[in-house]
RNA sequence: CUCUUAUAAAGAGAGGCUGAGGGAAGUGCCCUAUGAAGCCCGGCAACCGUCACAGUUUGUGAAAUGGUGCCAAAUCACUCAAAGUAUUUUGCUUUGAAAGAUGAGAG
Numbered sequence: 001c002u003c004u005u006a007u008a009a010a011g012a013g014a015g016g017c018u019g020a021g022g023g024a025a026g027u028g029c030c031c032u033a034u035g036a037a038g039c040c041c042g043g044c045a046a047c048c049g050u051c052a053c054a055g056u057u058u059g060u061g062a063a064a065u066g067g068u069g070c071c072a073a074a075u076c077a078c079u080c081a082a083a084g085u086a087u088u089u090u091g092c093u094u095u096g097a098a099a100g101a102u103g104a105g106a107g
Base pairs, nucleotide, nucleotide: 001107002106003105004104005103006102007101013041015040016039017038021031022030023029025079026078027077028076042071043070044069047067048066050062051061052060053059054058075099080096081095082094083093084092085091086090
């Protein structure tokens, strides 16, 4: 980097260092010096792994010492398609897809 698969409206500090940007992309809309990003500490969760029970291609539960992940806003909203609906410039609702994110597996 590519492929497969699972997940996402819950949850998480008014700490330290530092010092301007950040929210994937486009559009929008936001956050930010009452301090962005980053690092440390702290925390959340429980995907893999671990343990127990059932009894298995699996399910249920537990702990959180291991491997990740995460800690503004629904994956911040929309971006493509279908259906419904109000209006007809366009908007709204639902579903699905795409794209991105993270885990696990494969190449």
Model confidence (mean pLDDT): 83 of 100. SAM riboswitch aptamer (S box leader) from Paenisporosarcina sp. TG20, 107 nucleotides, folded computationally. Of the family's consensus pairs, 97% are formed in the model. The sequence was found by an Rfam model in a public genome assembly.